[in-house]
RNA sequence: GGGUCGUUAGCUCAGUGGUAGAGCAACUGGCUUUUAACCAGUUGGUCGUAGGUUCGAGCCCUACACGACCCA
Numbered sequence: 001g002g003g004u005c006g007u008u009a010g011c012u013c014a015g016u017g018g019u020a021g022a023g024c025a026a027c028u029g030g031c032u033u034u035u036a037a038c039c040a041g042u043u044g045g046u047c048g049u050a051g052g053u054u055c056g057a058g059c060c061c062u063a064c065a066c067g068a069c070c071c072a
Stems, first nucleotide, its partner, number of pairs: 001071007010024004018055001026042005048064005
């Protein structure tokens, strides 16, 4: 330098162009002699950045940033 894949909640990850989710963590309550465990609930997102296409974009297109791998 070229190519492929990835970037979504604090962490790990889902998500057929049509209301953004799960587990864990955190918080509140219950239960328990206590911690833990368990049960119920709550909070938590500029979906990497900037554009474009579309009635509508996490999803499609372009550029860029960052990361992994491959080639040179």
Description
A computed fold for a 72-nucleotide RNA from a Pseudomonadota bacterium, annotated as transfer RNA. Model confidence (mean pLDDT): 82 of 100. It matches the Rfam family "tRNA". About the family: Transfer RNA (tRNA) molecules are approximately 80 nucleotides in length.